A computed fold for a 1499-nucleotide RNA from Patescibacteria group bacterium UBA6065, annotated as small-subunit ribosomal RNA. NCBI's taxonomy places the organism under Bacteria, Bacteria candidate phyla. Its Rfam family is "Bacterial small subunit ribosomal RNA".
[in-house]
RNA sequence: UAUAUCAAGAGUUUGAUCCUAGCUCAGGAUGAACGCUGGCGGCGUGGAUAAGGCAUGCAAGUCAAGGGGGCCCGCAAGGGCAACCGGCAGACGAGGUAGUUAUAAGUAGGUACGAACCCGAAAGUCGUGAAUAGCCCAUCGAAAGGUGGGGUAAUACACGAUGGUCUCUACGGAGUAAAGAUUUAUCGCUUUCGGAUCGGCCUACUCGGUAUCAGCUAGUUGGUAGGGUAAUGGCCUACCAAGGCAAUGACGCCUAGGGGACCUGAGAGGGUGACCCCCACCGAUGGGACUGAGACACGGCCCAUACACCUACGGGUGGCUGCAGUCGAGAAUCUUCCGCAAUGGACGAAAGUCUGACGGAGCGACGCCGCGUGAUGGAUGAAGUCCUUAGGGACGUAAACAUCUUUUAUGGAGGACGAAGUUUAUUGACGGUACUCCAAGAAUAAGAGGUUGCUAAACUCGUGCCAGCAGCAGCGGUAAUACGAGUGCCUCGAGCGUUAUCCGGAAUUAUUGGGCGUAAAGGGUGCGUAGGCGGCAUGGUUAGUCUCUCGUUAAAGACUUCGGCACAACCGGAGGGCUGCGAGGGAAACGGCCAUACUUGAGGAUGCAAGGGGUCUCUGGAACUCUAGGUGUAGCGGUGAAAUGCGUUGAUAUCUAGGGGAACACCAAAAGCGAAGGCAAGAGACUGGGGCAUUCCUGACGCUGAGGCACGAAAGCGUGGGUAGCGAACGGGAUUAGAUACCCCGGUAGUCCACGCCCUAAACGAUGACAACUAGCUAUUUCGAGUAUCGACCCUCGGAGUGGCGUAGCUAACGCGUUAAGUUGUCCGCCUGGGUAGUACGGCCGCAAGGCUAAAACUCAAAGGAAUAGACGGGGACUUGCACAAGCGGAGGAUCAUGUGGUUCAAUUCGAUGGUAAACGAAGAACCUUACCAGGGUUAGAAAUCUAGUUGAAGACGAGCAGAAACGUUCGUCGCCGCAAGGCAAUUAGACAGGUGCUGCAUGGUCGUCGUCAGUUCGUGGUUUGAAUUGUUCCCUUCAGUGGGGUAACGAACGCAACCCUCGUUGCCUGUUACAAGUGUCAGGCGAGACUGCCCAGCUUUCUGCGCAUAAACGCAAGUUUGUGAAUAGGAAGCUGGGAGGAAGGUGAGGAUGACGCCAGAUCAGCAUGGCCCUCUGAUACCCUGGGCUACACACGUGAUACAAUGGCGCGUACAACGCGAUGCGACGGCGAGAGCCUGAGCCAAUCGUUAGAAAGCGCGCCCUAGUUCGGAUAGGAGUCUGCAACUCGACUCCUUGAAGCUGGAUUCGCUAGUAAUCUCGGGUCAGCUAUACCGAGGUGAAUACGUUCUCAAGUCUUGUACUCACCGCCCGUCAACUCAAGGGAGUUGGGAGUACCCGAAGUCUGCCCUCGUGGCGGCCUAAGGUAAGCUCAAUGACAGGGAGUAAGUCGUAACAAGGCACGGGUAGCGGAAGCUGCUCGUGGAUUAUUUCAAGUGA
Repeated sequence: UAUAUCAAGAGUUUGAUCCUAGCUCAGGAUGAACGCUGGCGGCGUGGAUAAGGCAUGCAAGUCAAGGGGGCCCGCAAGGGCAACCGGCAGACGAGGUAGUUAUAAGUAGGUACGAACCCGAAAGUCGUGAAUAGCCCAUCGAAAGGUGGGGUAAUACACGAUGGUCUCUACGGAGUAAAGAUUUAUCGCUUUCGGAUCGGCCUACUCGGUAUCAGCUAGUUGGUAGGGUAAUGGCCUACCAAGGCAAUGACGCCUAGGGGACCUGAGAGGGUGACCCCCACCGAUGGGACUGAGACACGGCCCAUACACCUACGGGUGGCUGCAGUCGAGAAUCUUCCGCAAUGGACGAAAGUCUGACGGAGCGACGCCGCGUGAUGGAUGAAGUCCUUAGGGACGUAAACAUCUUUUAUGGAGGACGAAGUUUAUUGACGGUACUCCAAGAAUAAGAGGUUGCUAAACUCGUGCCAGCAGCAGCGGUAAUACGAGUGCCUCGAGCGUUAUCCGGAAUUAUUGGGCGUAAAGGGUGCGUAGGCGGCAUGGUUAGUCUCUCGUUAAAGACUUCGGCACAACCGGAGGGCUGCGAGGGAAACGGCCAUACUUGAGGAUGCAAGGGGUCUCUGGAACUCUAGGUGUAGCGGUGAAAUGCGUUGAUAUCUAGGGGAACACCAAAAGCGAAGGCAAGAGACUGGGGCAUUCCUGACGCUGAGGCACGAAAGCGUGGGUAGCGAACGGGAUUAGAUACCCCGGUAGUCCACGCCCUAAACGAUGACAACUAGCUAUUUCGAGUAUCGACCCUCGGAGUGGCGUAGCUAACGCGUUAAGUUGUCCGCCUGGGUAGUACGGCCGCAAGGCUAAAACUCAAAGGAAUAGACGGGGACUUGCACAAGCGGAGGAUCAUGUGGUUCAAUUCGAUGGUAAACGAAGAACCUUACCAGGGUUAGAAAUCUAGUUGAAGACGAGCAGAAACGUUCGUCGCCGCAAGGCAAUUAGACAGGUGCUGCAUGGUCGUCGUCAGUUCGUGGUUUGAAUUGUUCCCUUCAGUGGGGUAACGAACGCAACCCUCGUUGCCUGUUACAAGUGUCAGGCGAGACUGCCCAGCUUUCUGCGCAUAAACGCAAGUUUGUGAAUAGGAAGCUGGGAGGAAGGUGAGGAUGACGCCAGAUCAGCAUGGCCCUCUGAUACCCUGGGCUACACACGUGAUACAAUGGCGCGUACAACGCGAUGCGACGGCGAGAGCCUGAGCCAAUCGUUAGAAAGCGCGCCCUAGUUCGGAUAGGAGUCUGCAACUCGACUCCUUGAAGCUGGAUUCGCUAGUAAUCUCGGGUCAGCUAUACCGAGGUGAAUACGUUCUCAAGUCUUGUACUCACCGCCCGUCAACUCAAGGGAGUUGGGAGUACCCGAAGUCUGCCCUCGUGGCGGCCUAAGGUAAGCUCAAUGACAGGGAGUAAGUCGUAACAAGGCACGGGUAGCGGAAGCUGCUCGUGGAUUAUUUCAAGUGA
């Protein structure tokens, strides 16, 4: 450079949004395990836990051509067997990963070294000797095994010779080898050199965690000498010196075999170290040496220890972490197989022997790969099942059925390659296997998980916060697509799921590739060490850097490609790398180093000016308090109000004098200084830092800064002083349910000084330091320059600070913005979910309080930041309302009526329950109603539809009987229609009925409420990442989101208003009735009229004109233009006040009309309706009688009547309107004291009736302030009416009776004009009525409103919020109960590593002795063991303390709003608890005011 390859997200915090952050999921992988299921084959793979213990067999022997002998076969020749001596091998192969953080491994190098077997070359192979096993004899022992004696061989052993070579050397020399076998060939043996290959040793780099391990080290570091080794070396010993390692992590502790590689990932990385290969280490545990080329030796030796076995009890034996196999532990891991045919190994001359290495088979879906369980046709879309809107749909061409095929499995026949030697011959475990052919036959072969979202796939039934599910969010409390089942569907498929672990997703440790104002995160501040980084120029150099070449980076694996098994997995061949390290050559920009030079960074010099910078000393006045004295008298003080307190022994007040301590008003500011903490009267002394100007000097001297050092508010501690005021603790008084508080009266530490500690704060700009760059405007402090001036001020410019606004940019947003949170660079500090916890343990510091450093178990799915819409506030502003106020009349007290609660009852049916239930459903419960209770009855039903059968009679009516009736029964009377089909009726049977039974939280419909309040929204556009916002905010106005103006909005919708109805004035038309008539009171219809109209005045806004003033720009000037201002004139709009006209005047009065929505508001009992429930022997259905809904200690609501003289009573007298009437209104007349009765005219109603005398009113009379001539309850008696029936339980009349009550506590209701108050009248319901209720009608007819401080309610804007189920919210702590984990803990127990001492096996080394041997006795070292004091890790522990968790426990109310005392940080004291209080600090405090700044306007 080219090519190829190559990166996905989702759920979950909220009412919603953006961000931060954690948790969870989808993918891949495994030596796996578990669950359900399971046809075949190929290739792989399989004790991961107890390096726990092992029965049994096998896993290393071989050589007879080294040796002598023995036994057997053979006549012999010869052959066979194996013990013994001897040689080689046994140090390989096989297994395991305990130990080991470096004596290991990997990579790259080095050399003071060695080597049996193999290869090449050279030389040699001479002579001699003493033994010993086997064997024989004897003997001990249970055995294992041994002892004594005798004789014997060798390629066994020993001595001698030669000596190229080698070693030593005093350079004279000395020392040092060998083995033979054999007929030959040949194989051996000895020595040397070289090679190949394998090893030993050394060096560098790399390779876990932990600093809550910070200092470690005596053979330690080095030297000299010696020993030792194949060889270097403290490897060992003696002596000498005092070194060596460590913050780039020594030492300690924990964990761990390392690599090639494997998994994952886009990569960088992260994780792992099974199988295969390389290396290391280990062989029951610990120690040791021997032999040997090689070992300190897995299947060798010695000792010690533990364990196991045998035993004759004397003594012995053993080491599966070889292959199989067994026990144990465990979730869990195979056959006590075949064969040396192949490959490889040992020995041998060879044949060959051995080989649990290996080749194979077996078992396990443990993994990967391949194949199959059939294919085609087949609709009546069969049966069955499920669903259904009842029509149908789905399973589904699926099945059946027909045709076809035969992979696989099965049977039969054939049948390999792997085999190569050495020419033939022989030789195959696998294996009669693979493979080929034939045969019969769809025959032998499908499941698992899921189905709310993430995540592909849904319906029905059951269950009812139960049973259960769940990876996360979350499902389940009667309509569950989430539990269980069925059916369907989805995914994968001989598998499918689950669990565990790893990577990924996670940019969630961020090198690639994150952050730190408020989310977690800047150290309290400075000085400065190490370290990191570093201005400009030149030259040199080159361990960094770049480039080229070479070596290496084993093989296998991975990648590309070709090939072999049918394909694939698997296997083979070839190729290409990556990366690291090393060696060599080159380059010199950058970096480093060296040298020289520079001045801009830095520092210095000189001059000037500012400042609450620091330390010490002195001085001052105001206030306060104390003391003394004078005057003076009854209070003072304090609070929301009080009290404690002080005061007649004279306070407070006031004056004089004196003492004392602490703090420094005004100046004063947004200001100034300091590194931070912090610093304020004045003066003096000493002293630090910064700024400006000059550009004189040095010449990179710089920046940052882990550790370190210093400083560090307040509180606190120690010692000694001091103490006026204030004031934790404490005492008292209040408040309160309590008040360990807030308020008040006192008051000790402390606050002050000196010295010494402590070392923390919201130590904050919640913003590390330094440097550079990137629009401005404006204010202020200070220095300088210019201009100006006599000088100062002013003005312009340059620096250094301190503020505000703001561009680009940044930010999640808020906001920051040359004083950056912008754009960059260097260095430091810090963060990684919340809680536990800044806690425990450990360490360091401190007198103490405590500080610094700093976890885990467990638990949660969040915790959080900013902003948005609401709601709320004992936040603010504005506005409205019979909301308050001003008035009038009531309620609450009495009696009664009525409704409700409660109680009672067989039942007192049900519903409604703050406002928005309670004279409500109910516009009318004696029976009925009626749903409740008791009792008696009926059962396809009292009423409905359909089908089938039967019958025209069942039955209906009347009467009788029993009965409370229903009902039952008897008697009598009547008993079909149609031509037919059939209709009608009854009955039987079956489908079904019925339910005022439940759920108003499954619903429809209807209604209440906020509220007749003025609001609620939408489209398009604009703004914002977004939720959202703008519009709808603002100013004026209105009853009104009404209208106008302005305006990133422009329009629109539902509401408001209007349209509709009634009343008030009037025109016209009509005319049943009224009236004697005419008329038109009146009734109806259609219209008119009022509106923003007319006139006057004022205020506000706006437009136009003239002149004036002023400012700016331009211009030399004259002047011109533009802007602004007030005044004036005219026009327009809005509002306010007044007037005219008019019946009515500022929406004329009233009604109907109720936006989006809120309260799961009310109603399943008005109606309708989903679901559930009750009903074939008896109901929750239906019928009937009686009772109840009317009960009565009591409580509440709504009313009536009163308490009297504005009244009561009697007599007389006047004036309405709305209505109603045929089962009705009922006149006249008569009777009765009356209710009423008799009679019944008229009227289907402007005609008749109700109806009359309407009542209050007016006139006259009596009553004379009293429980009355007020009041009428209660009660007795006598009656009337309705009705089948007035007992429970009706109304009315008459006579008599004559109760409470003398104006009503706290509190509370209605009403703003024809209203309140008061007076009668009518209607509905209704047989009657408990109506004083309700709905209407008219008569008479007021008072008051200053005003919006307060109460309540509402609206708009704004503010705070931890609320959103929305303040009836949220939420904190103690206590009580249960559970869990961790820490402490008198101790107890066990493990680990060491230290000191004791003892000391085997054994090397060494000394001595002897009978010379496998002998004896010593010495040094040392394993194991013992003793002692500690260290460390773990287990356990009475008890005490804190932490976490848990549907409904106790006490308070701390926080969130100004949370009702603003909150919070630090510190100290106190208190059941949250907490309170003192001192100091922060704003992460609301509200209000002032000042300043900024923006706009005006002067």